[in-house]
RNA sequence: GUUCGACCGGGCAAUGGAGUUUGCCUUCUCCGCAAAACGAAGAGAACCGCGACCAAGCUGAUGACUCCUGAAUAAUG
Numbered sequence: 001g002u003u004c005g006a007c008c009g010g011g012c013a014a015u016g017g018a019g020u021u022u023g024c025c026u027u028c029u030c031c032g033c034a035a036a037a038c039g040a041a042g043a044g045a046a047c048c049g050c051g052a053c054c055a056a057g058c059u060g061a062u063g064a065c066u067c068c069u070g071a072a073u074a075a076u077g
Stems, first nucleotide, its partner, number of pairs: 009026005016068006027043003031039002049058002
């Protein structure tokens, strides 16, 4: 220096927020600076429901569980 793996952190999982948890992604370019630290800018990954893609059908504020908020329906006061 390169590659792989693990841990921590960050991000994502088709309509809002929070907690817990599962899975996935976690790189590059450039500038400032003495600086492998730190800061700024840009790109990129996971991801971004559909139907002729096989799925002929589905649903919904969840990937899953719980709570809050919004909308809809029904009942009661």